[in-house]
RNA sequence: GGUCGGGUCCGUCGGACGGACGGCUCGCCAACCUGGUCAGGGCUUGACGGCAGCAGCCAUACGCGUCGUCGUUCGGGCCGUCGAUCGCCUGGCCGUC
Repeated sequence: GGUCGGGUCCGUCGGACGGACGGCUCGCCAACCUGGUCAGGGCUUGACGGCAGCAGCCAUACGCGUCGUCGUUCGGGCCGUCGAUCGCCUGGCCGUC
């Protein structure tokens, strides 16, 4: 000096991980202004019955919350694929001084 590699820097794609947001699942959740059932009591009826309906119970809404799950998005971080560069580091081989 040539050549062939490896690493690093740069980019592409993908994955894991983490953050944010949203959906689902599960749980909690309403004195009255949700629903159902409505004890007691109230009103009504000659009576049978009827009406509204508090508490309680059940369900659910808004809301809140844990794990999980799915999606979106973010990441000078991690891993991998491919590419680019010949800038830097490094190794092999050949040649020359």